A computed fold for a 73-nucleotide RNA from Roseburia inulinivorans DSM 16841, annotated as transfer RNA. The coordinates come from a structure-prediction model, not an experiment, and the mean pLDDT is 80. The sequence is in RNAcentral, with records from ENA, MGnify and Rfam.

RNA sequence: GCUGAUAUGGCUCAGUCGGUAGAGCGUCGCCUUGGUAAGGCGGAGGUCACGGGUUCGAUUCCCGUUAUCAGCU
Numbered sequence: 001g002c003u004g005a006u007a008u009g010g011c012u013c014a015g016u017c018g019g020u021a022g023a024g025c026g027u028c029g030c031c032u033u034g035g036u037a038a039g040g041c042g043g044a045g046g047u048c049a050c051g052g053g054u055u056c057g058a059u060u061c062c063c064g065u066u067a068u069c070a071g072c073u
Base pairs, nucleotide, nucleotide: 001072002071003070004069005068006067007066010025011024012023013022019056027043028042029041030040031039049065050064051063052062053061
């Protein structure tokens, strides 16, 4: 330098052939217990890497950029 993959709550990951984003763990509150743990119920938390484009509408499609990983030279 070229090619490909990945980028989504604090962490690990889903997701949708375009229609208002979920899970597990964690965290907070409550219940239960003599107390802890376990268990149950509920809550908070995400500009879907960034910038454009297409569209009535983009996490999803197109272009570019950035970061990480892998391969080639």
It matches the Rfam family "tRNA". It is annotated as a transfer RNA. Rfam describes the family as follows. Transfer RNA (tRNA) molecules are approximately 80 nucleotides in length. RNAcentral records the identical sequence in 44 taxa.